[in-house]
The RNA shown here (transfer RNA) has 74 nucleotides and comes from a Hadesarchaea archaeon.

RNA sequence: GCGCCGGUAGUCCAGCUUGGUUAAGACACAAGCCUGCCACGCUUGUGACCCGGGUUCAAAUCCCGGCCGGCGCA
Repeated sequence: GCGCCGGUAGUCCAGCUUGGUUAAGACACAAGCCUGCCACGCUUGUGACCCGGGUUCAAAUCCCGGCCGGCGCA
């Protein structure tokens, strides 16, 4: 340099192929319940689409460019 794969809460991960109501779940965190206290358990809550542009009534999803990471080739 070229090709392929990936980037979504603090962490992990689904959703992308087939665009469509409030972006799902687990852990973590906060509050409450429970308990003599803690832990466990239960309930509730906070928090995310790597960046820019395009297409579209509508983009995490499709297209283009860029950045970062991994693998391969040279």

The prediction has a mean pLDDT of 81.